The RNA shown here (Bacterial RNase P class A) has 317 nucleotides and comes from a Fidelibacterota bacterium.
It is recorded under the gene name rnpB.
The prediction has a mean pLDDT of 77.
Taxonomically the source falls in Fidelibacterota (Bacteria, Pseudomonadati).
The RNAcentral record of the sequence draws on ENA.
It matches the Rfam family "Bacterial RNase P class A". Rfam describes the family as follows. Ribonuclease P (RNase P) is a ubiquitous endoribonuclease, found in archaea, bacteria and eukarya as well as chloroplasts and mitochondria. Gene Ontology terms of the family: ribonuclease P activity, tRNA processing and dimeric ribonuclease P complex.
[in-house]
RNA sequence: CGGGCCAGCUAGGCGACCGCUCCGGUCAUAGGCCGGAGAGGAAAGUCCGCACUUCAGAGAGCGUGGUAGCGGGUAACGCCCGUCGCCCGAGCUGGUUUUGCUAGCGAGGGUCGGAAUAGGAGCACAGUGACGAUGCCCGGCCGGCUUAAUACGUCGACGGGAGUGAAACGGCCAACCUCUACCAGAAGCAAGGUCAAGACGGGACGUUACGAGGCUGCUCGUCCAGUCCCAGGUAGACCGCACGAGGCCGUUGGUAACGGCGGUCCCAGAUAGAUGGUCGCCCUCGACAGAAUGCGGCUUAUCGGCUGGUCCGAUGC
Repeated sequence: CGGGCCAGCUAGGCGACCGCUCCGGUCAUAGGCCGGAGAGGAAAGUCCGCACUUCAGAGAGCGUGGUAGCGGGUAACGCCCGUCGCCCGAGCUGGUUUUGCUAGCGAGGGUCGGAAUAGGAGCACAGUGACGAUGCCCGGCCGGCUUAAUACGUCGACGGGAGUGAAACGGCCAACCUCUACCAGAAGCAAGGUCAAGACGGGACGUUACGAGGCUGCUCGUCCAGUCCCAGGUAGACCGCACGAGGCCGUUGGUAACGGCGGUCCCAGAUAGAUGGUCGCCCUCGACAGAAUGCGGCUUAUCGGCUGGUCCGAUGC
């Protein structure tokens, strides 16, 4: 320098004007002013695992669903790390009968990995016969049947045999059922909780009023009262709801995932739902896409750019 593979980071920049949501301060409460903050690596799919909430639940068992080498990490997982086995692997080296074959090495990638003397099911094609020991060929000091008897023939037992095929009686298969070990109650923030206008309901007092009564000053219309208390609870308001298994930096233990310690930071929070629009300049001309209870993963989408590691080759010192 070129190529292969892997990991991490980033996701146009700057400025002006006009808006939106939230927080703090202030004036003062309908609002104004000032300051600050305002989407992602996937916010997505909702596929796994949790937190949280309500309901259910003595205990044990059955059933159902899930996971599966070994060891570790984690709140937990089907996730992550390490490692064994198996498979793939750019390329390199050697051998050779050189468009090829073969052996070794190989950065790295994938994961279908419990149990086959507990039992059942299944095993293409070929082959006489494929999981039932049925059946093919051959053999003779075996036996039965047949015959007057022998031979021949036939049946059985015993011994031997090649061929087919992945496999010929030993096996394969659990991603067929099954067994073993471990895990799992259900529904989900429209969970769930607090306050509660009006109206309905209950009670107490009061009145059995058609009036100079209430509803509006008048007319019409309409009602038969009114006051107080209580309960459930709708609209509505608030909580849940953003300080968290939190981010960053340093140090330390560990191969690693990850953990310990110290420092530092506060980082969207709506409820018809904010995070936008119009311009100007610059560049390498800008992808996929947008929160709605929160968190850890996985998967899927994605124009490009940057950094690091590792393997191979070439060249130079």